[in-house]
RNA sequence: GGGAGAGUAGCUCAAUUGGCAGAGCAGGUCACCUCAAAUGACCCGGUUGCAACGGUUCGAAUCCUGCCUCUCCCA
Repeated sequence: GGGAGAGUAGCUCAAUUGGCAGAGCAGGUCACCUCAAAUGACCCGGUUGCAACGGUUCGAAUCCUGCCUCUCCCA
């Protein structure tokens, strides 16, 4: 220098050919228990890497463009 993949909650990951952003773990409260653990219920948590409203679209995590970071391959 060229190519491929990835970037979504504190962490690990979903989101079914563009149509309300979710789960598990972690955290908080409550129940249970003599206390704790375990278990159960509820709650909390996101400008979906960046782009002064980047573009397309009625509508973008998803499609297009540029850039950044990480991983792999080629040189």
Molecule: transfer RNA
Organism: archaeon